[in-house]
RNA sequence: ACCUUAUCCAGAGUGGUGGAGGGAUAGGCCCUUCGAAGCCACAGCAACCGGUUCCGAAAUACGGAACGCUGGUGCUAAUUCCAACCUCUGACUCUUGGAGGUAAAGAUAGGGU
Numbered sequence: 001a002c003c004u005u006a007u008c009c010a011g012a013g014u015g016g017u018g019g020a021g022g023g024a025u026a027g028g029c030c031c032u033u034c035g036a037a038g039c040c041a042c043a044g045c046a047a048c049c050g051g052u053u054c055c056g057a058a059a060u061a062c063g064g065a066a067c068g069c070u071g072g073u074g075c076u077a078a079u080u081c082c083a084a085c086c087u088c089u090g091a092c093u094c095u096u097g098g099a100g101g102u103a104a105a106g107a108u109a110g111g112g113u
Base pairs, nucleotide, nucleotide: 001113002112003111004110005109006108007107008106013042014041015040016039017038021031022030023029025084027082028081043076044075045074048072049071050069051067052066053065054064055063056062080105085101086100087099088098089097090096091095
């Protein structure tokens, strides 16, 4: 980098550094000099993988449950901020509201090439 599977309406921030951008995207809307991104420190959230314990006639395999564990990642404005593609539907006009989806795209984790 590509393929594949699962999840995405919950949760969790302070300080230092830095000095103008940031929220993936040519839209919308929002955050930001009352200090953006990035980097560092400490703290926290979660529980995908790993670990431990228990259960399933139960073995190291398989399935389930619990535990946050000196382990590996991830995350800590706004639902993935909203929209985007399709379907249904209300206004009403050339725009706009609502509902649904196993659509697309993206993010994170596990597995594979």

Predicted 3D model of a 113-nucleotide RNA (SAM riboswitch aptamer (S box leader)) from a Deltaproteobacteria bacterium.
The coordinates come from a structure-prediction model, not an experiment, and the mean pLDDT is 84.
NCBI's taxonomy places the organism under Bacteria, Pseudomonadati, Myxococcota, Myxococcia.